[in-house]
Molecule: SAM riboswitch aptamer (S box leader)
Organism: uncultured Ginsengibacter sp.
């Protein structure tokens, strides 16, 4: 930097010791019944890799869709990415819908 996904899914243990939830602000949640962080074990999910008799595209093949499985490389295991900010729409307001911007994860 490019693509591709972000509304679902999955928890106990042991050290630890006040904060965590994105950097900001509001919101609003989690937390001494014990945040972060690390360490185990287990679990989720199926991007890459792996595998497929038939099937579909592609003259064949490569590769693509589609399926399969979880032993291989990562993620992820409160709350939509907890939720707004920025545009546009509906709406008397509560607020509701699209989108953008960041951010996460994979792969290049």
């Nucleotide at each position: 930097c490019u693509u591709a996904u972000c509304a679902a899914g999955a928890a106990a243990g042991g050290c630890a010791g006040a904060g965590g939830g994105u950097a900001a602000u509001g919101g609003c949640c989690c937390a001494a019944u014990g945040a972060a962080g690390c360490c185990u074990u287990g679990g989720c999910a199926a991007c890459c890799g792996u595998c497929u008799a038939a099937a579909c595209a592609g003259u064949c093949a490569a590769u693509g869709u589609a399926g399969a499985a979880a032993u291989g490389g990562u993620g992820c295991u409160a709350a939509u990415u907890c939720c707004a900010u920025c545009c546009c729409g509906g709406g008397a307001a509560a607020u509701c819908g699209g989108g953008g911007g960041a951010g996460a994860u994979a792969a290049g």